[in-house]
Context: one part of a larger RNA
RNA sequence: UUGGGCGUAAAGCGUUCGUAGGUGGUUCUGUAAGUCUGCUGUUAAAGCGUGUAGCUCAACUACAUAUAGGCAGUGGAAACUACAAAACUUGAGUGCGUUCGGGGUAGAGGGAAUUCCUGGUGUAGCGGUGAAAUGCGUAGAGAUCAGGAAGAACACCGGUGGCGAAGGCGCUCUACUAGGCCGCAACUGACACUGAGGGACGAAAGCUAGGGGAGCGAAUGGGAUUAGAUACCCCAGUAGUCCUAGCUGUAAACGAUGGAUACUAGGCGUUGUCUGUAUCGACCCGGACAGUGCCGUAGCUAACGCGUUAAGUAUCCCGCCUGGGGAGUACGCACGCAAGUGUGAAACUC
Numbered sequence: 001u002u003g004g005g006c007g008u009a010a011a012g013c014g015u016u017c018g019u020a021g022g023u024g025g026u027u028c029u030g031u032a033a034g035u036c037u038g039c040u041g042u043u044a045a046a047g048c049g050u051g052u053a054g055c056u057c058a059a060c061u062a063c064a065u066a067u068a069g070g071c072a073g074u075g076g077a078a079a080c081u082a083c084a085a086a087a088c089u090u091g092a093g094u095g096c097g098u099u100c101g102g103g104g105u106a107g108a109g110g111g112a113a114u115u116c117c118u119g120g121u122g123u124a125g126c127g128g129u130g131a132a133a134u135g136c137g138u139a140g141a142g143a144u145c146a147g148g149a150a151g152a153a154c155a156c157c158g159g160u161g162g163c164g165a166a167g168g169c170g171c172u173c174u175a176c177u178a179g180g181c182c183g184c185a186a187c188u189g190a191c192a193c194u195g196a197g198g199g200a201c202g203a204a205a206g207c208u209a210g211g212g213g214a215g216c217g218a219a220u221g222g223g224a225u226u227a228g229a230u231a232c233c234c235c236a237g238u239a240g241u242c243c244u245a246g247c248u249g250u251a252a253a254c255g256a257u258g259g260a261u262a263c264u265a266g267g268c269g270u271u272g273u274c275u276g277u278a279u280c281g282a283c284c285c286g287g288a289c290a291g292u293g294c295c296g297u298a299g300c301u302a303a304c305g306c307g308u309u310a311a312g313u314a315u316c317c318c319g320c321c322u323g324g325g326g327a328g329u330a331c332g333c334a335c336g337c338a339a340g341u342g343u344g345a346a347a348c349u350c
Base pairs, nucleotide, nucleotide: 004321005320006319007304008303012318014201015200016199017198021194022193023192025088026087027086029084030083031082033081034080035077036076037075038074039073040072041071042070043069049065050064051063052062053061054060091191092188093187094186095184096183097182099180100179103177104176105175106174107173108172109171110154114150115149116148117147118146119145120144121143125136126135162169163168206247207246208245209244210243211242215241216240220236221235222234223233258317259316260315261314262313263312266295267294268293269292270291271290272289273288274287275286276285299306300305323350324349325348332343333342334341335340
C1' cells in the first nucleotide's frame, strides 16, 4: 500500500462558522467528456500460451499461430454520471401567527448568612480535637441586643426538568440582543451536506495593568500526630478566588460515542406546541410533531452492553489509529510577556 478499524483494547479534532475540494432531490430535451460497443492501425525479436516437427525420449531447438490488455483513429448506443437549456416542490431558506427557556450583554434593586467596627447588658472562659496544644480573652473575650460598613454567593422553588455549538448558564426587575419548537403553506426554487487550510468561541489554573478583598485558601509560620511527617488533623495566613481591559488556549473539554440524510417492533415517564373527544370551563382520556429519560424486539458486539437520541441497516464528507517503553520527549518551525502550547521523531530496548 491493499485491507481492517476508532463507547471501554491504539484511534472522533474541545466546539462551531466557513474557503478550496468531494458528494448531492424530481421531470423533460439536447450534447457525447466519462461509460458501453463495432472496425482499423500499432503494441520489434526472443520469451510465455496452443499446435506440429527435429535431435532414440526429455530438457533443448525449429516452424506455424492465437487470446486478453494498452494506446491512437474512426463508426455507433444514450440507461447512469457529467455538461447545456427549460421546468417542479418534497430538501433548504424566507414570510406570517403562536409560544418556550438559569441563551447572551448592560444597568438597577433585594433579603438571609458571614466577618469587621461602634455602643448597651454581662463575667470567665471561648475555640478546637480521637485526645490535646498553638490561638483568642479581665486592656472585658465568647454569649446576647441595637446600629453601621464591606465583599462574595444567591437557600426554598429545583426536577435523569429547561436553554446554549461547545465551554457553560440559577435571587428579582428593566433595556438591548440571539435562538429553538409548533402551526399556516404565502414567497424563492436545490439556493443542499461535509469541510483540508483558515477564522471565531473556549472551564479551572496561570500571566500583565488598574481596582477590590468578607469568607475560603496553594505557598508559608505555628501546634499536634509520628521512628521521621517537608502530609493527613488544628490555629493563623500570602498569592488567588471577585471586577475592568488584555494575554494564555489547555482539561477524564466525556455520551471516553465527528457531522448530515434515510430506513428498521414496542412499552412506560417527562418538557414545549398544536389538536380530537368531552365539558359551562379548567382538568381527565387520547393523537401528531419536536426534545429529554428508563426498559426492551430484530440486529450488532470479544464481552460489557447499544438498541428510532443505535454501538442496527445504508450513503456522503471530514478527522484519527497501526505492539509496549523511549515520548507527547529531542531537534527544527510557528505562537506566547512568561508559564508553556501546537506540530512531532530517532537511536536503543522488551
Small-subunit ribosomal RNA, central domain, 350 nucleotides, folded computationally.
The full RNA is in RNAcentral, with records from SILVA.
Rfam family: Bacterial small subunit ribosomal RNA. Clan: SSU clan.